[in-house]
Molecule: c-di-GMP-I riboswitch aptamer
Organism: soil metagenome
RNA sequence: GCAAACCCGUCGAAAGGCGGUGACGCAGAGCUACGGGGCUUCAGCGGUUCGCCGCUAUGCCCGCCGAGCCGCCA
Numbered sequence: 001g002c003a004a005a006c007c008c009g010u011c012g013a014a015a016g017g018c019g020g021u022g023a024c025g026c027a028g029a030g031c032u033a034c035g036g037g038g039c040u041u042c043a044g045c046g047g048u049u050c051g052c053c054g055c056u057a058u059g060c061c062c063g064c065c066g067a068g069c070c071g072c073c074a
Base pairs, nucleotide, nucleotide: 001026002025007020008019009018010017011016024063030069031068032067034066035065036064037061038060039059044055045054046053047052
């Protein structure tokens, strides 16, 4: 310097984002979804006992690992 979980507000179909609160942690917990991995499933496709179920990312996670870029302290 950053800020996990919980709680509150807000956006979103959700995952999740943002703001507040709060510190579990982090010496790159800064940035880029590029590779792997994970999460979600509105729409779409298929099924259906019409309740739902399965598949699917173009959505999300960089505080899962790697890579790239630019940096801080001793």